[in-house]
Molecule: Glycine riboswitch aptamer
Organism: Oceanobacillus halophilus
RNA sequence: AAGACUGCAGUGGGAGAGCACGCUCAAGAAGCGUCACCGAAGGGGCAAAUCUUUGGAAAAAGGUGAAUCUCUCAGGUAAAAAGACCACUGUAGGACG
Numbered sequence: 001a002a003g004a005c006u007g008c009a010g011u012g013g014g015a016g017a018g019c020a021c022g023c024u025c026a027a028g029a030a031g032c033g034u035c036a037c038c039g040a041a042g043g044g045g046c047a048a049a050u051c052u053u054u055g056g057a058a059a060a061a062g063g064u065g066a067a068u069c070u071c072u073c074a075g076g077u078a079a080a081a082a083g084a085c086c087a088c089u090g091u092a093g094g095a096c097g
Stems, first nucleotide, its partner, number of pairs: 005093009018035001020034004036077003042073001043071003049064006
């Protein structure tokens, strides 16, 4: 159960931070270099708790362990694209909530 919740797809909404400087290029984008920044693709880290081992015990060591927290690897800092998350629709599950 006239479907909580979950996966996938579509549509819509969706923040932050230099239209930085130099080289390159016909020019732009892209690329390379230099600093300065952002956090909401992705990724890394951690609390409580819990488990294991050692130990008479106290305790020690290790494992599991969340995020919009934190790091800033990646990504991004005019537009475009992307964008966690939210809503609606479709679809596959069906109480796993």